[in-house]
């Protein structure tokens, strides 16, 4: 001096996933607050005859929905190309660029909204000067 790697503090991104307080006890521990999610009435939706087929139905999240090629009958699955829809450094909104996702999973045959009330979660994974502009707020000086 210039690569990669690890550690720690600090700043921060995705996400509800964070602060605080107890204890002769330090825990896979309790509780509180803040947030995030189910499940739950009236009203309103829904629904009501006959046939047939059929791969039951819901939840959490942005993560749906296409086309094409294989493996395939088909369901699924893996690719590639879109896409509905999301994310991207003071903070919200709006606009232009730009670069990124576009997944996974749980309930167990059963759940529409839904006051009251009722049961939960508080994880995981990244990154290191974080693109411009308007506006309005915060900070700072």
């Nucleotide at each position: 001096c210039g690569c990669c790697u690890g550690u720690g503090a600090c700043c921060g991104c995705u996400g509800a996933a964070u602060c605080c307080g107890c204890c002769u006890g330090u825990g896979u521990g309790c509780g509180g607050a803040a947030c995030c999610g189910g499940g739950g009435a009236c009203c309103c939706a829904a629904g009501u005859c006959u046939c047939a087929a059929c791969u039951g139905g819901g939840g959490u999240g942005a993560a749906u929905c296409g086309g094409c090629a294989c493996g395939u009958c088909a369901a699924c699955g893996u690719g590639c190309c879109g896409u509905a829809g999301g994310g991207c450094a003071g903070c919200u909104u709006c606009c232009a660029c730009g670069c990124c996702c576009g997944a996974a999973u749980c309930c167990g045959u059963c759940a529409g909204c839904u006051a009251a009330c009722c049961c939960g979660g508080u994880a995981a994974g990244c990154g290191g000067u974080a693109u411009g502009g308007a506006a309005g707020c915060a900070a700072g000086g």
The RNA shown here (c-di-AMP riboswitch aptamer (ydaO/yuaA leader)) has 141 nucleotides and comes from Nonomuraea zeae. The sequence is in RNAcentral, with records from Rfam. Model confidence (mean pLDDT): 82 of 100.